[in-house]
Molecule: SAM riboswitch aptamer (S box leader)
Organism: Acidimicrobiales bacterium
RNA sequence: CAAUCAUCCAGAGCGGCUGAGGGACGGGCCCGACGAUGCCGCGGCAACCAGUGCCGGUCUCCGUGAGGAGCCGGGCCAGGUGCCAAUGCCCGACCGAUGAGGA
Numbered sequence: 001c002a003a004u005c006a007u008c009c010a011g012a013g014c015g016g017c018u019g020a021g022g023g024a025c026g027g028g029c030c031c032g033a034c035g036a037u038g039c040c041g042c043g044g045c046a047a048c049c050a051g052u053g054c055c056g057g058u059c060u061c062c063g064u065g066a067g068g069a070g071c072c073g074g075g076c077c078a079g080g081u082g083c084c085a086a087u088g089c090c091c092g093a094c095c096g097a098u099g100a101g102g103a
């Protein structure tokens, strides 16, 4: 440094509109007129993809060399997504992968 296994399950609001359901489905267990859900505005969380005149590398290539290019890791950033009740709420069912196997 990589792989496998085990354990754990963090983070994030306010307003407007709507108005009775919602957490995909079944069963639970929850949230909800003290306004859930959905939509909009502003905001936030995270660091997957991307970015970066930064740092590093026992890697590859170029160079006589200093170095350069690529790649990888770290940092920075916060553009594109995603998310902002409960472990992705729990179990099951379904699909896919692995597997001899519906374990």
Base pairs, nucleotide, nucleotide: 013042014041015040016039017038021031022030023029025092026091027090028089043084044083045082048080049079051076052075054074055073056072057071059070060069061068062067